The part of an RNA shown here (large-subunit ribosomal RNA, domain IV) has 323 nucleotides and comes from a metagenome. The prediction has a mean pLDDT of 89. The RNAcentral record of the full RNA draws on SILVA.

Context: one part of a larger RNA
RNA sequence: CCCUUGUUAAGGAACUCGGCAAAAUGACCCCGUAACUUCGGGAUAAGGGGAGCCUCGAAAGAGGCCGCAGAGAAUAGGCCCAAGCGACUGUUUAGCAAAAACACAGGUCUGUGCGAAGUAGAGAUACGACGUAUACGGGCUGACGCCUGCCCAGUGCCGGAAGGUUAAGGGGAAGUGUUAGGGCAACCGAAGCACGGAACUUAAGCCCCGGUGAACGGCGGCCGUAACAAUAACGGUCCUAAGGUAGCGAAAUUCCUUGUCGGGUAAGUUCCGACCCGCACGAAUGGCGUAACGACUUGGGCACUGUCUCAACAAGGGACCCG
Numbered sequence: 001c002c003c004u005u006g007u008u009a010a011g012g013a014a015c016u017c018g019g020c021a022a023a024a025u026g027a028c029c030c031c032g033u034a035a036c037u038u039c040g041g042g043a044u045a046a047g048g049g050g051a052g053c054c055u056c057g058a059a060a061g062a063g064g065c066c067g068c069a070g071a072g073a074a075u076a077g078g079c080c081c082a083a084g085c086g087a088c089u090g091u092u093u094a095g096c097a098a099a100a101a102c103a104c105a106g107g108u109c110u111g112u113g114c115g116a117a118g119u120a121g122a123g124a125u126a127c128g129a130c131g132u133a134u135a136c137g138g139g140c141u142g143a144c145g146c147c148u149g150c151c152c153a154g155u156g157c158c159g160g161a162a163g164g165u166u167a168a169g170g171g172g173a174a175g176u177g178u179u180a181g182g183g184c185a186a187c188c189g190a191a192g193c194a195c196g197g198a199a200c201u202u203a204a205g206c207c208c209c210g211g212u213g214a215a216c217g218g219c220g221g222c223c224g225u226a227a228c229a230a231u232a233a234c235g236g237u238c239c240u241a242a243g244g245u246a247g248c249g250a251a252a253u254u255c256c257u258u259g260u261c262g263g264g265u266a267a268g269u270u271c272c273g274a275c276c277c278g279c280a281c282g283a284a285u286g287g288c289g290u291a292a293c294g295a296c297u298u299g300g301g302c303a304c305u306g307u308c309u310c311a312a313c314a315a316g317g318g319a320c321c322c323g
Stems, first nucleotide, its partner, number of pairs: 001318008010309002014307001019304001028050004036041001038143001052065005066070001078302007085294002090102002106141007118127003144289004149219003154216002156212005163207003169201002175195004181188002220238005247281001248278001259275005
């Protein structure tokens, strides 16, 4: 000097990214227990008190005794306030991530009528299921409460079949080769054979016509206007398929930004409550709330402490020195 452990004056988070670590709390009995709430909970809420032994007594209890200390050692919640996210118990990156990620009951859309759809397999076949739409598969959302607005122009899906387009197939026209023949010749040229392949016919699909958003998705700009000023309920105009409704909002989203105001502090880029100028929230890629829950994240407080001011001493084990 290092590791593990113990104790520490005064202060008590001044440490630090952050109370990380440590300390503190702790079992049992009694008293007492708030907001909020889905009435179950919250709750061991919080906050207090008790405790050994002897004698007497049925007990309740009374009296007495000892120690610094009676749950005498050991094992045995720290607590509160507020906010975010996720309802919850669960699950996960075996070996850097346990979470606000996944799952979840619940919701909704969609496919599937049974030799079901779907899945595995080349197939037989198997699962689905010895099930049968209150069933099974797939997608999205994610308890519960209040809700879930507008756009079908594009893309997808569903329906339609009049018209347009459209494959192989069917169909065989023109044309070509060949030559009996005709012709003075140039050349023409039947049938057959061999090429060639037009019209016409013909499905789905696509175009087309409709529907559909808890399908993929999308949800405007400029100018003017009120008797100070400012602002604009109001008006004009352009564009669009339609121009963002409710709710929320500097937010896990806000660039400018440490926005502004309020709260908390002596002092607060964080935090909480507001405002709304939303660079670039927004309604099942769900919106906003929400009791309970969380080894989650954030801010504050009480208690407590060697985290610190600021370090000291001690024990054990190393390092190191001597043998």